[in-house]
About this RNA:
A computed fold for a 100-nucleotide RNA from Tumebacillus sp., annotated as Purine riboswitch aptamer. The RNAcentral record of the sequence draws on Ribocentre. Rfam family: Purine riboswitch aptamer. Rfam describes the family as follows. Riboswitches are metabolite binding domains within certain messenger RNAs that serve as precision sensors for their corresponding targets. A reference for the family is Reining et al. (2013), "Three-state mechanism couples ligand and temperature sensing in riboswitches", Nature. The family is grouped with related families in Rfam's "Purine riboswitches". Taxonomically the source falls in Tumebacillus (Bacteria, Bacillati, Bacillota, Alicyclobacillaceae).
This record gives sequence, structure tokens and C1' cells, in this order.
RNA sequence: CGACAUCAACCGACAACAGUCCGUAUAUACUCGGGGAUUGGCCUGAGAGUCUCUACCCGGCGACCGUAAUCGCCGGACUACGAACGAAAGUGAAUCUAGG
Repeated sequence: CGACAUCAACCGACAACAGUCCGUAUAUACUCGGGGAUUGGCCUGAGAGUCUCUACCCGGCGACCGUAAUCGCCGGACUACGAACGAAAGUGAAUCUAGG
């Protein structure tokens, strides 16, 4: 340098997989900025935590506070990954029936 092959790329085609439950993660934590309510105790933004995407709230009960700050307990999720049951799809076997 050439040839061939593989891979890749591109294009096309192509079944189904409900739900329940468990495990892991995270404590539906935590640290702050701005704003708001007080018949109330929220709204918004940033950080943070997970070999982790997302979420980071709601309700009940109680405490506490008095114009600015919430706290405790109990109950309840979503999301990610994995398992079990199950479902679905496919396949096989047995039995029965009908036909050849």
C1' cells in the first nucleotide's frame, strides 16, 4: 500500500408482563437565605444526605410561642434497584371429547 473478514454505524421489523408484598436507599432527615400567618404555626429558593433518579410532604394528638420562632409523638407515601407471589405470553405433558 492492497485484499478479505469481524466489530461498529445506519435503516427496517419486532409478544406480553396488571396487581400485592418484602428487602436495600432515607431518617419523607439536617443546615441556611427571602417572604408570610398569629382564629396562626405556612410559602419560596439554595445546600445536604443515598454506590441513587426522584421526592423530601400530609393528617391526627400534644407542647410551645406571642408578631417571631417553632418543637415532640403517632400514622401515612412516592421514587430507584433487587427478590417473592401473581399476571401475561410462549412451550410441554396428562386426561377427556370429536374427526381422520